[in-house]
RNA sequence: GAUAGAGGCGCGAAUAACAUCAGUAACAUGGUAGAGGAUAAACAGAUCCUAAGAAAACAUGUGAAAGGGGUAUUCGCCGAAGUUCGACAACACUGUUUUUUGUCGCGCUGGUUUUGCAUUGAAAAAAUGCAGGAUUGUCAGAAUCUAAUUGAUUCUGGAGGGCUAUC
Numbered sequence: 001g002a003u004a005g006a007g008g009c010g011c012g013a014a015u016a017a018c019a020u021c022a023g024u025a026a027c028a029u030g031g032u033a034g035a036g037g038a039u040a041a042a043c044a045g046a047u048c049c050u051a052a053g054a055a056a057a058c059a060u061g062u063g064a065a066a067g068g069g070g071u072a073u074u075c076g077c078c079g080a081a082g083u084u085c086g087a088c089a090a091c092a093c094u095g096u097u098u099u100u101u102g103u104c105g106c107g108c109u110g111g112u113u114u115u116g117c118a119u120u121g122a123a124a125a126a127a128u129g130c131a132g133g134a135u136u137g138u139c140a141g142a143a144u145c146u147a148a149u150u151g152a153u154u155c156u157g158g159a160g161g162g163c164u165a166u167c
Stems, first nucleotide, its partner, number of pairs: 001167005008078001010077007018069001026062005036049004040098006081109003085105006110136011138158008
């Protein structure tokens, strides 16, 4: 350098049904009410709706969806994957900024789980970031047991650019 592997509630994607989203949004009707409202958010513009009644709340009736989630199956895998920051591109009437989605680059994170705070989110779900705890695999060091360089146990520390095997 190449190839092949290991960790384990291991990572990610797709499909299917299910629960949640939610009796919410939206629509229709009714009365009250009386000037604003809509186009992702803010600002500005543009266009449209509106006294033939806007917004808001209430009553009655009808009543979703997307994202996110667990399960099952299949597929790709072990920086799997995720993510801060930066650059580029796309969507939404136009512009700026933000949000959302995707690609690339430097960096960070071994895995799982859990607690607190923050962000996203309908959410007490989940994800991500930071700071802790537990646990686990691996390598190194030390100690003990063992006939033993073998194997096991305990403690400490490191990180996947690592570890093991073969060439």
Predicted 3D model of a 167-nucleotide RNA (Lysine riboswitch aptamer) from uncultured Paenisporosarcina sp.